[in-house]
This is a predicted structure of a 138-nucleotide RNA (FMN riboswitch aptamer (RFN element)) from Glutamicibacter arilaitensis.
The coordinates come from a structure-prediction model, not an experiment, and the mean pLDDT is 81.
Lineage of the source: Bacteria > Bacillati > Micrococcales > Micrococcaceae > Glutamicibacter.
C1' cells in the first nucleotide's frame, strides 16, 4: 500500500406572498439537490440506492387429521427480477453534457377542510456508500 474477515461510527436538502371557509398542495415568486464513477468539480452523462410491483428459498396464523406423520395455507419474506424523472447552448482549456455565462427541465408512496420535490407519516426504519479499529495473509 491494496486485499479478506469481524466490529464501531457516520450516512438527504428546501417557503414566502396572493386568493379562499379551507392550500407550505392552486396561482406568483423563491428555494433544495443521496452515493460511486469520469481526461476537470455533475439533480439532468454512466451506474447504484431509497419508494413501488412480482416472485423463490425460508418462516408461518387459522383449518383438516384421535395422536403422530402428512395436507392445505391467510400473512411475512433475504436473494433475484421488474419499474424508477430531467439539458441544451456559448466560452476557457490538453481535457469539462461536470467549471464560467445564458436559457431550460426534473423530483416515489400514503395522508390532508384543496391537487405537495419543500408540510405530516411509514422512518429512532432501510440504504448506495464513507471513515476508523482489530485480526489475517501478501
Nucleotide at each position: 500500500u491494496a486485499c479478506g474477515u469481524g466490529c464501531u461510527c457516520c450516512g438527504g436538502g428546501g417557503u414566502c406572498g396572493g386568493u379562499g371557509u379551507a392550500a407550505g398542495u392552486c396561482c406568483g415568486a423563491a428555494c433544495c439537490g443521496g452515493c460511486g464513477g469520469u481526461g476537470a468539480u455533475a439533480g439532468u452523462c454512466c451506474g447504484c440506492g431509497a419508494c413501488c410491483c412480482g416472485c423463490u428459498a425460508c418462516c408461518a396464523a387459522a383449518g383438516c387429521c384421535a395422536c403422530a406423520a402428512g395436507c392445505u395455507g391467510a400473512g411475512g419474506g433475504a436473494a433475484c427480477g421488474g419499474u424508477u424523472g430531467a439539458a441544451c447552448u456559448g466560452g476557457u482549456g490538453a481535457a469539462a453534457u461536470u467549471c464560467c455565462g445564458g436559457u431550460a427541465c426534473c423530483g416515489a408512496c400514503a395522508g390532508u377542510u384543496a391537487a405537495a420535490g419543500u408540510c405530516u407519516g411509514g422512518a429512532u426504519g432501510g440504504g448506495a456508500g464513507a471513515a476508523g479499529c482489530a485480526c489475517g495473509a501478501a